[in-house]
RNA sequence: ACAGAUUAAUAGCAAACUGAUCGUGAGAGCAGGACGCAAAGCUAGCAUUCUACUGCAGAUUAGGUAGUGGGGCUACCAAG
Numbered sequence: 001a002c003a004g005a006u007u008a009a010u011a012g013c014a015a016a017c018u019g020a021u022c023g024u025g026a027g028a029g030c031a032g033g034a035c036g037c038a039a040a041g042c043u044a045g046c047a048u049u050c051u052a053c054u055g056c057a058g059a060u061u062a063g064g065u066a067g068u069g070g071g072g073c074u075a076c077c078a079a080g
Base pairs, nucleotide, nucleotide: 012037013036017032018031019030021028022027035067041073042072043071046069047068049064050063051062052061
């Protein structure tokens, strides 16, 4: 220098469910609670998906989802 295998430590977040609240709704936030997460930190611009608008279908518009995917920005430790 290269290759392979193995392995920490300090922390963090919080699914389902329950309680009360907001919302037409999808759902959101607060408290409890942990299924899990190496970006399960932030971001709704793209796609997927969900909600609302006349009986059906389509389209438009408005809204939700970051713990659906990819993208953008940021980020702890790293021994033998």
This is a predicted structure of an 80-nucleotide RNA (c-di-GMP-I riboswitch aptamer) from Colwellia sp. MB3u-41. It matches the Rfam family "c-di-GMP-I riboswitch aptamer". Rfam's curators write: GEMM was predicted in a large-scale screen for bacterial structured RNA regulatory elements. Taxonomically the source falls in Colwellia (Bacteria, Pseudomonadati, Alteromonadales, Colwelliaceae). The sequence was found by an Rfam model in a public genome assembly.